A computed fold for a 187-nucleotide RNA from a Bacillota bacterium, annotated as Lysine riboswitch aptamer. Its mean pLDDT, the model's own confidence on a scale to 100, is 76. Taxonomically the source falls in Bacillota (Bacteria, Bacillati). It matches the Rfam family "Lysine riboswitch aptamer". Its family is annotated with lysine biosynthetic process in the Gene Ontology.
RNA sequence: AGGUGAGGUAGAGGCGCGGGGGACAUGAGUAACCUUAUGGAGAAUGGGAAUUCUAUGAAAUGAGGAGAAAGGGGACUCCGCCGAAGUCCAAAUUAGCUGCCCGGGCUUUUGGGCUGGGUCUGUGCAGAAUAUGUACAGGACUGUCACCGGAAUUAUCCCGAAAUUCCGGUGGAGCACUAUCUCACUA
Numbered sequence: 001a002g003g004u005g006a007g008g009u010a011g012a013g014g015c016g017c018g019g020g021g022g023a024c025a026u027g028a029g030u031a032a033c034c035u036u037a038u039g040g041a042g043a044a045u046g047g048g049a050a051u052u053c054u055a056u057g058a059a060a061u062g063a064g065g066a067g068a069a070a071g072g073g074g075a076c077u078c079c080g081c082c083g084a085a086g087u088c089c090a091a092a093u094u095a096g097c098u099g100c101c102c103g104g105g106c107u108u109u110u111g112g113g114c115u116g117g118g119u120c121u122g123u124g125c126a127g128a129a130u131a132u133g134u135a136c137a138g139g140a141c142u143g144u145c146a147c148c149g150g151a152a153u154u155a156u157c158c159c160g161a162a163a164u165u166c167c168g169g170u171g172g173a174g175c176a177c178u179a180u181c182u183c184a185c186u187a
Base pairs, nucleotide, nucleotide: 002186003185004184005183006182007181008180009179010178011177014082016081017080018079019078020077021076024073033065034064035063036062037061038060042053043052044051046102047101048100085115086114087113088112089111090110091109092108095107096106097105098104116142117141119139120138121137122136123135124134125133126132144172145171146170147169148168149167150166151165152164153163154162
C1' cells in the first nucleotide's frame, strides 16, 4: 500500500417519504331546521344510569322550502428528511378526546417483528366515493451489493493479470450501500 473490526461524518435511489398552510373540488342538494300528508308510541350510540323531547303527535315514509360541517383528497407552496416512513403485536402514570360509567375508537410513549423503492392487477377492511389509505398475493420496472458470462478502455509496444465502464443472467436485503475521517489489529 492493501485488508479486517469499532465508532463518526457526508451522500445516492425518484411520479421518493412525512408534516404545516391558504385556496379548490368532493362530501351534497346529504344532515340539522321549517311546512304538509301518512302513521300512531316511542326517540336521543353498542349497553347502562341520568336528563331532555314527545297524543299541543315520537320513530319511519313521501312532497315542498331552505341548506351546512368534519374526516379524507389532488395540485401549489413552505418545512423536515432517505427506516425517510408505513404497518402488526404487546405494555403504559391509562396522560388526554368522545356530556357520565362500561365497551369500542382516536391521540401519545416504550419494546419487539415485517417492508429497499415507487407502480399495476386481484381480494379483504376503512370510507359517501370509482378519490384515498392499508393488509395479503401476483406482475413487470427501478436503485444497491454479490456471483457468473461477454465487450470496450487504461501504461512506449505485445501478451497476461488487475482496475474502470457498459451489456446480459441469477440471487440477497436498509442494523444495508457509496465516499471519507479517527482508533485498534494485520503486513